Context: one part of a larger RNA
RNA sequence: GGCACAUGGGGGAUGCCUUGGUGCCAGAAGCCGAAGAAAGGCGUAGUAAGACUGCGAUAAGCCCCGAAUAGCUGCCUAACAAGCUUAGUCGGGGAUACCUGAAUGGGGAAACCCAUCUACUUCGGUAGAUGCUGUUUAAUUACAGCGGUAAGCAGGGGAACUGAAACAUCUAAGUACCCUGAGGAAAGGAAAUCAACCGAGACUCUCUUAGUAGCGGCGAGCGAAAAGGGAAUAGCCUAAACCAUAUAAUCCUAACGGACUGGAGUCUUAUGAUUAUGUGGUGUUGUAGGGCUAAUCAUUAAAAAUCUCCAGAUUUUUAAAAAAGUUACAAAACGUACAUUUAGUCGAACAGUUUGGAAAAGCUGGUCGUAGAAGGUGAAAGCCCUGUAGACGAAAAGUGUGCGACUUUUGAUUAGUUCCUGAGUACGACGGGACACGUGAAAUCUUGUUGGAAUCUGGGGGGACCAUCCUCCAAGGCUAAGUACUUCUGGCGACCGAUAGUGAACUAGUACCGUGAGGGAAAGGUGAAAAGAACCCCGUGAGGGGAGUGAAAUAGAACUGAAACCAUGUGCCUACAAACCGUAGAAGCUGUAUUUAUACAGUGACUGCGUGCCUAUUGAAGAAUGAGCCAACGAGUUACGUUAUGUGGCAGGUUAAGGCGUUUAAGCGCUGGAGCCGCAGCGAAAGCGAGUCUGAAUAGGGCUAUUUCGUCGCAUGGCGUAGACCCGAAACCGUGUGAGCUACCCUUGGCCAGGUUGAAGCGGAAGUAAAAUUUCGUGAAGGACCGAACCCAUGUAAGUUACAAAUUGCUGGGAUGAGCUGAGGGUAGGGGUAAAAUGCCAAUCGAACACGGAGAUAGCUGGUUCUCCCCGAAAUGUAUUUAGGUACAGCGUCAAGUUUACUUUGCGGAGGUAGAUCACUGGAUGGGCUAGGGGGCGUGAGCUUACCAAACCCAACCAAAAUCCGAAUACCGUAAAGCGUAGCUUGGCAGUGAGACAGUGAAGGAUAAGCUCCAUUGUCGAAAGGGAAACAGCCCAGAUCGCAAGCUAAGGUCCCGAAGUGUGUGCUAAGUGUGAAACGAAGUGGGAACGCCCAGACAGCCAGGAGGUUGGCUUAGAAGCAGCCAUCCUUUAAAGAGUUCGUAACAGAUCACUGGUCAAGGGUUUCUGCACGGAAAAUAAACGGGGCUAAGCACACCACCGAAGCUGCGAAUUUAUUCAAUUUAUUGAAUAAGUGGUAGGGGAGCGUUCUUAGUGCACUGAAGCUGAGUUGUAAGGCUUGGUGGAGCGCUAAGAAGUGAGUAUGUUGGCAUAAGUAGCGACAAUGUCGGUGAGAAUCCGACACGCCGAAAGUCUAAGGUUUCCUACGCUACGCUGAUCGACGUAGGGUUAGGCGGGCCUAAGGUGUAGCCGAAUGGCGAAGCCGAUGGAUAGCAGGUCAAAAUUCCUGCCCCACCAUAGAUUUGCUUGAACUUGCGAGGGGACGCAGAAAGAUAGACAAUGCAUGCCUAUUGGACAUGGUGUGCUUAUACCUGUAGAUGAGUGCUGAAGGUUAAAAUAUUCAGUAUGUUUAAUUGAGGGGUGUAAAAACCAUAAGGUUUCCUUAUGGAAUAUUGUUGACUCUAUACUGCCUAGAAAAGCCUCGCAAGCUAGAAUUUAUGGUGUCCGUACCGCAAACCGACACUGGUAGACAGGGAUAAAUGUCCCUAGGCGUUC
Repeated sequence: GGCACAUGGGGGAUGCCUUGGUGCCAGAAGCCGAAGAAAGGCGUAGUAAGACUGCGAUAAGCCCCGAAUAGCUGCCUAACAAGCUUAGUCGGGGAUACCUGAAUGGGGAAACCCAUCUACUUCGGUAGAUGCUGUUUAAUUACAGCGGUAAGCAGGGGAACUGAAACAUCUAAGUACCCUGAGGAAAGGAAAUCAACCGAGACUCUCUUAGUAGCGGCGAGCGAAAAGGGAAUAGCCUAAACCAUAUAAUCCUAACGGACUGGAGUCUUAUGAUUAUGUGGUGUUGUAGGGCUAAUCAUUAAAAAUCUCCAGAUUUUUAAAAAAGUUACAAAACGUACAUUUAGUCGAACAGUUUGGAAAAGCUGGUCGUAGAAGGUGAAAGCCCUGUAGACGAAAAGUGUGCGACUUUUGAUUAGUUCCUGAGUACGACGGGACACGUGAAAUCUUGUUGGAAUCUGGGGGGACCAUCCUCCAAGGCUAAGUACUUCUGGCGACCGAUAGUGAACUAGUACCGUGAGGGAAAGGUGAAAAGAACCCCGUGAGGGGAGUGAAAUAGAACUGAAACCAUGUGCCUACAAACCGUAGAAGCUGUAUUUAUACAGUGACUGCGUGCCUAUUGAAGAAUGAGCCAACGAGUUACGUUAUGUGGCAGGUUAAGGCGUUUAAGCGCUGGAGCCGCAGCGAAAGCGAGUCUGAAUAGGGCUAUUUCGUCGCAUGGCGUAGACCCGAAACCGUGUGAGCUACCCUUGGCCAGGUUGAAGCGGAAGUAAAAUUUCGUGAAGGACCGAACCCAUGUAAGUUACAAAUUGCUGGGAUGAGCUGAGGGUAGGGGUAAAAUGCCAAUCGAACACGGAGAUAGCUGGUUCUCCCCGAAAUGUAUUUAGGUACAGCGUCAAGUUUACUUUGCGGAGGUAGAUCACUGGAUGGGCUAGGGGGCGUGAGCUUACCAAACCCAACCAAAAUCCGAAUACCGUAAAGCGUAGCUUGGCAGUGAGACAGUGAAGGAUAAGCUCCAUUGUCGAAAGGGAAACAGCCCAGAUCGCAAGCUAAGGUCCCGAAGUGUGUGCUAAGUGUGAAACGAAGUGGGAACGCCCAGACAGCCAGGAGGUUGGCUUAGAAGCAGCCAUCCUUUAAAGAGUUCGUAACAGAUCACUGGUCAAGGGUUUCUGCACGGAAAAUAAACGGGGCUAAGCACACCACCGAAGCUGCGAAUUUAUUCAAUUUAUUGAAUAAGUGGUAGGGGAGCGUUCUUAGUGCACUGAAGCUGAGUUGUAAGGCUUGGUGGAGCGCUAAGAAGUGAGUAUGUUGGCAUAAGUAGCGACAAUGUCGGUGAGAAUCCGACACGCCGAAAGUCUAAGGUUUCCUACGCUACGCUGAUCGACGUAGGGUUAGGCGGGCCUAAGGUGUAGCCGAAUGGCGAAGCCGAUGGAUAGCAGGUCAAAAUUCCUGCCCCACCAUAGAUUUGCUUGAACUUGCGAGGGGACGCAGAAAGAUAGACAAUGCAUGCCUAUUGGACAUGGUGUGCUUAUACCUGUAGAUGAGUGCUGAAGGUUAAAAUAUUCAGUAUGUUUAAUUGAGGGGUGUAAAAACCAUAAGGUUUCCUUAUGGAAUAUUGUUGACUCUAUACUGCCUAGAAAAGCCUCGCAAGCUAGAAUUUAUGGUGUCCGUACCGCAAACCGACACUGGUAGACAGGGAUAAAUGUCCCUAGGCGUUC
């Protein structure tokens, strides 16, 4: 270290539970708000804080009424204290109700600031009022509105993704979204409607019609209506005509008018008429209606009026009668009865015993039930509790119904030459929109522009239009119910049960993230009861051990308590041994049991075989994808439609919406026949019909019919529409949020050490006629120079899991400018901004971010969860904006039907390939022959030719697109036989349409490729086994399961390794075998042919190898041997005019050839077997290894081994057949054949959760967890030990959120790397002492070191208690900690003068006004708004923590009151009030130079004081050295300096105005021109003090010292230097020409009113509100951190170095940066 077991830790799965959710149904309520809402802030309890609940300064509450009863002071949350008792609790009605918010007095950064008026007042205050808009009013008189609200509703605007496999009409969709408005519902609504010659009779909703008619790039898609069945029902009012009346205008004028009518009379000067408007009456429709006129009929009674009388008529009032009514049609307040809502009340019936901690369990015996719903009680309760069935109940406040009361109303018909019946309307044109209907033949509705009727003898509609006919009456209005929705309450659930169910069971829209819009978690369980562990021991503590409680403590701060992971103990194994870690065999060791010899358990030396899983692929161990491990979660669902199969009902089937009943069950039953499918087809249709269409046809043909099969449920398979199996884009559109980063702009402020250069201008000199010009000086310009701060970022290095999501070191660029920077503002995404880079717009930019449309879409990738059985593909064809997709066909499967298919053989066929051939078509070589052509010769005829060449002949050839020929296979037909393998048809469901290699035949390529593309066969794919060492595609062979049985195939038989060291004959010598070619080679075996040879071959040795001649030519030379030509002759046994070497050329050496010697075979060529060389690559590495001379090669033979093949034995299952049995669709038996399998089809089952019914188990121990045993072919089941402590099964059906190992899956837990990297600037620590349980780190001291234009001090922003003290150390702090910016507790911020509050800028807001579909956008005035203007305090002391704030001292400002003084006013009108003002001033740039002064610094002397210093002792001088010698406000003085020719007064003009003053001009006068006046640093003086080294004394403490108190005490003078400060907003120069308003000063005008007012001095009083701690270049801000980064302004010591804020070193002061 491994395995096993045991025991633990860790962790929080599983089981059980439920406080919380979720869906549906029902009911009620459907609005709240200026009487101040919703929503909040802040408070509020006797005792800490906080959250929730309640409440509001009357504050977990106050008052009245009712109910109810003994306790109560809400909850987390206990305890104590103090109380209450008709208290507390519940219900009804009242009171109070801070601040914000429509927010409403003004303002504003919501919960804050600032007011004005009136009344009252105890003078402290209290109460009320003061908004805008609309209507209204004499009137800010009165009333109303404003804002909020889940879904539903109406209206105004209105997308895109997407679908159409692209896209533009179209779709998505009038959806999402924005805006406006109303209500409990909204909208719609009583026909200018439909219909069809029949009729219906408002609207809304529903079923159906119907996916029909239609619309539609006639694509995708969109899609009615009438009729019919139901729910619910309800109808009305006006305009007009006419009458009356009121008002106004116009007109007529004594009558031809009018006064109701007739007669008579009388009256009439705005009577009357007309017109207009208002009011009242009348009136409201289409087979027209109404008015008016005339006529007719008609409730009752009474009264009055209409100039008088008579008659009539009309009108009004009252009463009766009748009718109606409060939601439209007119309208309000009540009474009474009943019901009901908001609290409540009564309410039956049990005991014993056993087990147990506990009884409700078991047993025994009872009992109630109009109550056996449910929950609780120490386990499971009808009879214990709450309840349940049933019955009862309201002072008060509502609601409903009936009645009463009340209120309102009072007729019809007939005739008519008359009047009325909704106008910029109907309608037309153009352009749109809505209608299912996309402009279409397009009716209908609507309207932006434009034209423009009729008037009942009229008008609209009936889908262009016209006629006829039918039907209705627009251009005014109201209207309940049926319908939609749910912030509320209740009930129910084959809904969830803590990764589920809401995001939220718990302090959840919380913590946390973000500038913001917005995003958004995790987190439940002790026990029956806290009985929550007294006491003892160990330990600093945390914690632990005992003791005790309890049924249990391994129930101790938590049920159960799985796995990963981490340990401890025991047994076995492991240090010569390689590898998916197993499997098969197996020794040894250890243990258990008993029947003592076996069995079982653990381990596993050694041996054989053996390259994970998934996905994607032709093909993966792959070095292709994915997964660290474990647990939980995680993917074909649902609705509707349609089709097929199965099954059930009926024979025609069936109801939909709705209704009724019911034991209250969204269940059941009964209804409901509208509608649908079927029963008849054919045709384009009219139409006809067992037929019909075509057709001239009675013909022919097509489709039907000829005896059929439907329909409604349920289940399953598929398809369609929906997100449609799950996860996944980049994008598009809508509405908002962002300029706190950054870009640019606006307003207002700030910053830039020091040094250098020396433009213009000016002055002098020279020079010129005058100029020009030159030179010297002065001067101080510049997108000038060098260089810090500051800004930037050139190079390089570091860093790269950083210090840092852009930094650090060194180096570098700009640094008076187009500079840098603070604060406040502006510009917004289809946009802004941009010295322009596709830059920037919050770490995001070729189009920000947030939310929504939205589950966009994804022909793409990934993933897709239990088991067994049967069958089983494809990678091809055609088409495709198609090629990795899809459609049809092919191939698979299932069901039903049918009867062919296949193989072999025989027979019969068609064919033009392989081959062959050259007759054809072409190609092509040699020869012959020979037209023709070319060349040569010739005057020509012609001749000739070693040139070219057709045809023809001979010889030998070639062909995919040649064939006089021509197979084998394959194919077709037919017959027989075999087999029962298979075929075909119809229907349901697929998958596949990437293929790979090998053999053969071709093509492409290079007769290359593990290449590409076809054909054909096989295998792999989807196939395991044996062989080929290993090796998808090769050889053999197709695995149902088991066997330590047998036989074989390919291939093997020396060992690894099973089987022959087999037999016989040869070959090979190369380790060939055990890699390779052309080519090479006296390797060797076999064969053939041809020469030579005892007349002596071949090889060796001896000898010869000659002469003509140096052949001729050529050549310098060429003699056999450079080259050319010729190559003869002679002598010979033989010898080339020469084979090779050689020479300058000769020479020389050799060969051919010949003789001798030797002695018998020898030579050449060719075919063939096996060897050899050719042969260089990265391991030895080219037999699988050892090794082999066979254990190599060839041939022949015998034997054996060898597979999951075949056989044998046993078992399972499928199909078929036969038999038997019964429950009639199953079981059993026999026989036969089968049972590899991916995509895929089919069949049968297991398990999980819940439901119903039946039947059971359980405290004597359920589920879950964890072992063991047992069982089934598998998924699985059963039994039992331990743990656990309350629920859970089985059977038969049913319903599903139903099965995980992979999705870079989600969440949680735990590993690994690893005790590894790191511990964040190298400014630095050390020692001693203290404290403490403990000290490198805390405290103290002494040394040392670092910063010092900072690493010191102040201050703005921002933070928000971090400040101080005490106690503490779990966590936080990169270590430790006694310490801390940590935890707990207590404490701490004091203002008339500091800042805000006053004023205005940019900008914002905004009355009037302007514009716009809506929301809204602009906008004079006003208001708000600092970064600017204005503005009265300094010094010292003091707490642990505050100070310009407290204290001390001195001083100042504003206002009020009183008093004094002066001036002024009092009718010639001060002051004040209201309205309107005017002017001055405030008031401004940049750069530069010089002067004066001060702050500050240094030095000297002096003074004070401490220390050192003279050496024999004492005293004293001198010298050295350290430190100190300081300061504010107020008042007086008015210097340096600046301005400087005017200034003051009077008068007039002038112009502005309503008027005046100022400004300007003129006149006079006074004064002045190196002085007045104004201004003005500094200095001096006065007053007031304080401080202070040091010394002395005293006290205290933590005692080398510190703190405190008291007292004493010097306090100068000169010099040098010197600012960026002040004089100074000055002066000089320049061009870019450089805020506003208020405070302050001055002046008025008009009106009102009336007696004081102003200035100054003194005294007294008042001065409210907010901020004030602390950090603030940083450990407290912005950067996720105690982070090397970033962060505006102020102060600015000394020495050295030209200068300097540079650099180095130091002061004050602060630190040593947490290992």
Large-subunit ribosomal RNA, half A from a Chloroflexota bacterium, 1715 nucleotides, folded computationally. Rfam family: Bacterial large subunit ribosomal RNA. Rfam links the family to the GO terms ribosome and structural constituent of ribosome. NCBI's taxonomy places the organism under Bacteria, Bacillati, Chloroflexota.